[in-house]
Context: one part of a larger RNA
RNA sequence: CUGGGCGUAAAGCGCACGUAGGCGGAUAUUUAAGUCAGGGGUGAAAUCCCGGGGCUCAACCCCGGAACUGCCUUUGAUACUGGGUAUCUUGAGUUCGAGAGAGGUGAGUGGAAUUCCGAGUGUAGAGGUGAAAUUCGUAGAUAUUCGGAGGAACACCAGUGGCGAAGGCGGCUCACUGGCUCGAUACUGACGCUGAGGUGCGAAAGCGUGGGGAGCAAACAGGAUUAGAUACCCUGGUAGUCCACGCCCUAAACGAUGACAACUGGAUGUCGGGAGGGUUUGCCUUCCGGUGUCGUAGCUAACGCGUUAAGUUGUCCGCCUGGGAAGUACGGCCGCAAGGUUGAAACUC
Numbered sequence: 001c002u003g004g005g006c007g008u009a010a011a012g013c014g015c016a017c018g019u020a021g022g023c024g025g026a027u028a029u030u031u032a033a034g035u036c037a038g039g040g041g042u043g044a045a046a047u048c049c050c051g052g053g054g055c056u057c058a059a060c061c062c063c064g065g066a067a068c069u070g071c072c073u074u075u076g077a078u079a080c081u082g083g084g085u086a087u088c089u090u091g092a093g094u095u096c097g098a099g100a101g102a103g104g105u106g107a108g109u110g111g112a113a114u115u116c117c118g119a120g121u122g123u124a125g126a127g128g129u130g131a132a133a134u135u136c137g138u139a140g141a142u143a144u145u146c147g148g149a150g151g152a153a154c155a156c157c158a159g160u161g162g163c164g165a166a167g168g169c170g171g172c173u174c175a176c177u178g179g180c181u182c183g184a185u186a187c188u189g190a191c192g193c194u195g196a197g198g199u200g201c202g203a204a205a206g207c208g209u210g211g212g213g214a215g216c217a218a219a220c221a222g223g224a225u226u227a228g229a230u231a232c233c234c235u236g237g238u239a240g241u242c243c244a245c246g247c248c249c250u251a252a253a254c255g256a257u258g259a260c261a262a263c264u265g266g267a268u269g270u271c272g273g274g275a276g277g278g279u280u281u282g283c284c285u286u287c288c289g290g291u292g293u294c295g296u297a298g299c300u301a302a303c304g305c306g307u308u309a310a311g312u313u314g315u316c317c318g319c320c321u322g323g324g325a326a327g328u329a330c331g332g333c334c335g336c337a338a339g340g341u342u343g344a345a346a347c348u349c
Base pairs, nucleotide, nucleotide: 003321004320005319006318007303008302012317014201015200016199017198021194022193023192025088026087027086028085029084030083031082033081034080035077036076037075038074039073040072041071042070049065050064051063052062053061054060091191092188093187094186095184096183097182098181099180103177104176105175106174107173108172109171110154115149116148117147118146119145120144121143125136126135162169163168206247207246208245209244210243211242215241216240220236221235222234223233258316259315260314261313262312263311266294267293268292269291270290271289272288273287274286275285276284277283298305299304322349323348324347331342332341333340334339
């Protein structure tokens, strides 16, 4: 460079916003850059190709033709692409009226439970296990009642329910705030899609500083088990888990399925909203937007997917190209560090 691919075989960046770039709705008109047609110039010779000819043939040589796929210039064509102008409303957005929601941030607050402390009752065990022991308890435990402290998490509701771009979000109340859906008319008039770099967000663990520390619990200690037991089980237990601020930037960050748009039979559940009908407020019909299940055509190596496509197409981006060595080495960039990111080769099968 070209081809074929990316759910599970290698391959969709964790997610978004967005720069350059690429691509881009309808109509009219203009231009003629791309595009197409004609003419002119040039495209040296040799080489290549074709037709002849000369060395006995061939290689080789000679003649003629074609070609040199290109460039320049000129005259035209105008469907398509591009440029200019004008208009349009279906894409996109705005406005108005409703609506649902664990969307986010901050503050406040509630009850249950665990643990600890104080007091009362009460007495010899409790705890734990497959069985035990370590452990706690006559300095009064366990159990039970009352009071208090503190931290963390929010039973039921709860639902292939909801919201969010993803990570993720769940007691209740308030404040601030993002997005979404439905309905309606009016407005702007292509303002759009994607997105290399870039920027931001990004579970858990981990790191820094300062708090906090009930429960749980890496490490660690002890008791068991066992041939051994650096484990599984038990008794303890520190970082951590929590908060504030600042880093880290990785996950089976998964739907292992990039974003956007269009088109292509159905059936059935559920969530939000609308319209109509009926009304024994159970419901029926229908439209839009989510979220599931089953399946037609089609696709697929099969499994399966199947209007939420992995079907049929288009635009843009990312990525793959045998296994191992290896997501390693070296270098760069980032980081306090841990490490992250970019990312080979020798060799080997």
A computed fold for a 349-nucleotide part of an RNA from an uncultured bacterium, annotated as small-subunit ribosomal RNA, central domain. It matches the Rfam family "Bacterial small subunit ribosomal RNA". The RNAcentral record of the full RNA draws on ENA.